A computed fold for a 76-nucleotide RNA from Symbiobacterium thermophilum, annotated as transfer RNA. NCBI's taxonomy places the organism under Bacteria, Bacillota, Clostridia, Eubacteriales, Symbiobacterium. Its Rfam family is "tRNA". About the family: Transfer RNA (tRNA) molecules are approximately 80 nucleotides in length. By type it is a transfer RNA. RNAcentral records the identical sequence in 2 taxa.

RNA sequence: GCCGAUGUAGCUCAGCCGGUAGAGCAGCCGAUUCGUAAUCGGCAGGUCAGGGGUUCGAGCCCCCUCAUCGGCUCCA
Numbered sequence: 001g002c003c004g005a006u007g008u009a010g011c012u013c014a015g016c017c018g019g020u021a022g023a024g025c026a027g028c029c030g031a032u033u034c035g036u037a038a039u040c041g042g043c044a045g046g047u048c049a050g051g052g053g054u055u056c057g058a059g060c061c062c063c064c065u066c067a068u069c070g071g072c073u074c075c076a
Stems, first nucleotide, its partner, number of pairs: 001072007010025004019056001027043005049065005
């Protein structure tokens, strides 16, 4: 330098071919318990890596950029 994959909640990940974002764990509150843990119920938590474009509508499609990982190649 070229090619590919990944980037979504604090963490691990879904979201299927465009219809307005979810689960588990962690956190908080409550129930249970003498108390803790466990269990159960509930709550909160997101500029979907960044920017732009297409569209009535984008996590999803297109372009550019960034980060991480992998492969290939080159030689100044």